[in-house]
Model confidence (mean pLDDT): 81 of 100. This is a predicted structure of a 74-nucleotide RNA (transfer RNA) from a Gemmatimonadales bacterium. Rfam family: tRNA. The family's RNA type in Rfam is transfer RNA.
């Protein structure tokens, strides 16, 4: 330097053939329950989806550059 692939909640990760509401598990809170904790039930908080443009009435989701991780070639 080319290609390729991934970036969404603290953390693992789904949606990604454009519209309604961005979700799941664990982790956090707070309440049941317990004699007292854990497990176990109910409930809540957290993210405008790496960034910047562009297509669109309308993007997370389509294109384009970049940032940044993974493979792979020179």
């Nucleotide at each position: 330097g080319c290609c390729u692939u991934c970036g969404u909640a603290g953390c693992u990760c789904a949606g990604c053939g454009g519209a309604u509401g961005a979700g799941a598990g664990c982790g956090c809170c707070g309440g049941g329950a317990u004699c007292c904790g854990a497990g176990c039930c109910c409930g809540g908080a957290g993210g405008c989806c790496g960034c910047u443009g562009g297509u669109u009435c309308g993007a997370u989701u389509c294109c384009a550059g970049c940032c940044g991780g993974g493979g792979g070639c020179g």

Taxonomically the source falls in Gemmatimonadales (Bacteria, Pseudomonadati, Gemmatimonadota, Gemmatimonadia).